A computed fold for a 126-nucleotide RNA from a bacterium, annotated as c-di-GMP-I riboswitch aptamer. The sequence was found by an Rfam model in a public genome assembly. The model forms 95% of the base pairs in the Rfam consensus. Model confidence (mean pLDDT): 78 of 100.
[in-house]
RNA sequence: AGAUGUUCAGGGCAAACCCAUAGAAAUGUGGGGACGCAAAGCCGUGGGCCUAACAAAGCAUCGUAAAGCUGGAUACAACCAGCGUAUCUAUGUUGGCGGUGCAUUUAUGGUAGCCAGGUUGCCGUC
Numbered sequence: 001a002g003a004u005g006u007u008c009a010g011g012g013c014a015a016a017c018c019c020a021u022a023g024a025a026a027u028g029u030g031g032g033g034a035c036g037c038a039a040a041g042c043c044g045u046g047g048g049c050c051u052a053a054c055a056a057a058g059c060a061u062c063g064u065a066a067a068g069c070u071g072g073a074u075a076c077a078a079c080c081a082g083c084g085u086a087u088c089u090a091u092g093u094u095g096g097c098g099g100u101g102c103a104u105u106u107a108u109g110g111u112a113g114c115c116a117g118g119u120u121g122c123c124g125u126c
Stems, first nucleotide, its partner, number of pairs: 002126004012037002017032006035113001041119003045116003048111003055105002058102007067094003070090007
């Protein structure tokens, strides 16, 4: 220096769960606690997985101003009918906008104790 793995020695880390805390969540941090781990030390580079705040599109519901369409009334025009124009109006209808809820997609969030990769390291053996 390289390979190898837990026999020796010194040891190290800390799953689930509980408490506190941060966060929309996944999850993180601190304390307790040990399922396990030869890198269960460090690094989000690649893949996988987790979450869905923001965003996108959709559905439902409530509210809302104005407009289109439809209906009605009045006035004008018109010999009559049809038609036209203007104003007003609604227990009508379409679309728009906003609030709330549902669910789909998605990472910029996370997972190093999912795998790969990078990097550092104790002891023993070769």